A computed fold for a 73-nucleotide RNA from a Nitriliruptorales bacterium, annotated as transfer RNA. It matches the Rfam family "tRNA". It is annotated as a transfer RNA. The sequence was found in a public genome assembly.
RNA sequence: GCCCCCGUAGCUCAGGGGAUAGAGCAACGGUUUCCUAAACCGUGAGCCGCAGGUUCGAAUCCUGCCGGGGGCA
Repeated sequence: GCCCCCGUAGCUCAGGGGAUAGAGCAACGGUUUCCUAAACCGUGAGCCGCAGGUUCGAAUCCUGCCGGGGGCA
């Protein structure tokens, strides 16, 4: 330098054009317990990497850039 994949909650990841963007773990609060753990119930946390384009409508499709991983040279 060229090619491929990934970037969504604190972490691991779903979601592949229309719903208020979800799950598990973690955190916090509650019930239970003498206390802790476990179990159960609940809560908060996201301008979906950035910018532009397409579209009535974009996390989702296209382009560029940034970051991470891999391959070729």